[in-house]
Molecule: Bacterial RNase P class A
Organism: Acidobacteriota bacterium
Formats: sequence, C1' cells, structure tokens
RNA sequence: GGAGAGCGCCGGGCGGUCGCUCCUCGGCUUUCGGGCCGAGGGGAGGAAAGUCCGAACUCCAACGGGCAGCAUGCUCGCUAACGGCGAGGCGCGGUGACGCGACGGAAAGUGCAGCAGAGAGGAGACCGCCGGAGGCCUUCGGGCCGCCGGUAAGGGUGAAAGGGUGCGGUAAGAGCGCACCGCUCCCACGGCGACGUCGGGAGGCACGGCAAACCCCAUGCGGAGCAAGACCAAAUAGGGGGACACAUGCGGGUGGCCCAUCCGUUCGAUGUUCCCGGGUAGGUCGCUCGAGGCCGGCGGCAACGCCGGUCCCAGAGGAAUGACCGCCGCUCCGGUUCGCCGGAGGCACAGAAUUCGGCUUACGGUUCUCUCCAGCG
Repeated sequence: GGAGAGCGCCGGGCGGUCGCUCCUCGGCUUUCGGGCCGAGGGGAGGAAAGUCCGAACUCCAACGGGCAGCAUGCUCGCUAACGGCGAGGCGCGGUGACGCGACGGAAAGUGCAGCAGAGAGGAGACCGCCGGAGGCCUUCGGGCCGCCGGUAAGGGUGAAAGGGUGCGGUAAGAGCGCACCGCUCCCACGGCGACGUCGGGAGGCACGGCAAACCCCAUGCGGAGCAAGACCAAAUAGGGGGACACAUGCGGGUGGCCCAUCCGUUCGAUGUUCCCGGGUAGGUCGCUCGAGGCCGGCGGCAACGCCGGUCCCAGAGGAAUGACCGCCGCUCCGGUUCGCCGGAGGCACAGAAUUCGGCUUACGGUUCUCUCCAGCG
C1' cells in the first nucleotide's frame, strides 16, 4: 500500500422567534363539564419497523390427565422466560483472522433414490483378467471363435458400487493372510459435560445414504389480547314496576295544517307521568416508576449477577413532537492570490400508540484490534 475478519461507538451541535401536546404552579372566568392567559418543566428511534419468538398485565376456561396439533432438539451455564445470549465440543468452509450448522434416533417399522448402468442393498460379470474341455488356424511361441466356470484387483455407469494403501498369496483374484491407517466394542486416563487421548485390549469389518420423508424418543405449549379489561353514563327506541286517567282521551284514514269527519279502541299489545335496570354515543381509569436509565465498586473468561450512589426521562387518542432565522460542523459544486471566498443540499434508514427481553430486516459514518498478500528499510 492492497485485500479482508471481528468487537464497539455515533446517528448533526449551540442559540433565538413563532406554534402543537402533556404535567405543575399562579391569575381570570364558568352553564362547575371546562375555557382563556402567564411562568416553569418534559416531548421519538437505534431500529419507534416486521409482528417472528419469549414474558409481564387483563379477561375467559380450568381437579387432574390424555389424544390430536405445533414448536424445539450437541454440552454446560445465564435469564422472569425464550426458539434468545455466553462459553465450549464436534462437523463443514476459508491460506488465515474467522464464519456457518434443526448437530437426538437409519441394528423399531414403513418408504424414497429420476437418468445412466450388468448390478442401487447381505448387490452385481458389460468390458477386462484367469482356468477348463472343444472347433479352426499356426511361422509350433501361440492366435481366433463360441461354450462352461472362477474373479470385485483394472476399465466403464452413477450423487452413491458394500473400508484404504502396500506386501504376501493365487490360475487370476479376494481381509484370503499380514503391517499401517480407518472402523466397531470394552477398559484406563483427562474433562461437571458434550467429548478427547502419539494410552491399553478384543474383533477381519458388521451397521451404505435420506428423518427440513412418514415415524420413534425427549422437552415445552389452555385460549384471546390494551379494540385486553374496569368504572361513570345522555338523547331516542325497547324491557320491568308504581300512581293516575277511561274521555272533550288515545291510535289510524281523508285533508297542506287546525277544526271537522270516518274507522278502531273501553282495564288494554291504551294514554300521561314517575322510578328501576341493561346497553349505545360520550367521558374516566388501565397509562407509563419499570425484570428502569446512568455512574462507581466487587464476583465471573463471558452472557450475567450482587452492592452502593444518583436520576425521573413522551403519554397523544383521526392521533402532538413542527416551521423559520443566525453561527459552527458534514456532503456536493464553482472560484482561488492555496490563507480562504461564494452557492446549494437540510442531510442515510425511518415517526411512539399497554409495557419489557430478544431475533430479523432497512440504513449513513467511524474508532480500535486482528489476518493474509506485496513492496521498502
């Protein structure tokens, strides 16, 4: 200098003016619900997002258990909990820093494997290799042809062909025998454990692959969600009850309406009035002090825990968190006497809605540490 890897951090700053919203205090006003004015204080994010996991909280259900279904699946820890996190084991990828892994069971059962290939699971002779008898040819070394056998060394097919390398062995071969490597089982040692061992022994080698195929095993899960849920409570309609009325009433038709007139009703499914209860509109609570933030110390490799101090930090509800100005910073453009000057952009992703712990996704910058390569000293 160039390529990378990992852990973090930041997400424009300061001041002013005018608004919006919440809280507190004071004043004025009020139809007592509130309204207005003034002062002070608070007012988006690291992801507020996706709504994918786990909880708190609330209601419903429930003695308890099971089936079905879904999720998870190496070990030890952390945590309120988790499918999250930390540390480790094993496997895979990378020269490396490091990254990734649903990583239980294929000797319980069922199933799957296209094409190619002779054969796809106690397999398989297509070519080749070897032996045998026979026929033909012969330069007498042998060659060719079909037949019967042997053979998994070699070739070929395939993602995959039933341990590998070498030596011996054999007609040719073959764990057929042996050595080493691998594998299985047992023991010892180390480790809490997953697991590991240039440790010891036994066995010629079984048990091919796929469970993000069914399945089996283990563990977990009752359901719905702040539009949860609780309280207060109009108008209108309807429900229950009481009192009064029984027509000059009430209901309906004609008629623009009153009057009028016709029909119906006479203790009723009637009228008037009062009371009660449910629900709606509306209002209030839930609602923001919490598994809380920051600082320091201690324990732990870490996740995290414990102790002390300190702080109060949005709570709207068709839904506030905005606009403008000045200075600085950033990016871009132009000019430059390299000191700077002028202009533009308002600046990446993105806007809380009951609250937390995670994960995932989107995005602008940047510190530090580490790795590999190249060059120079």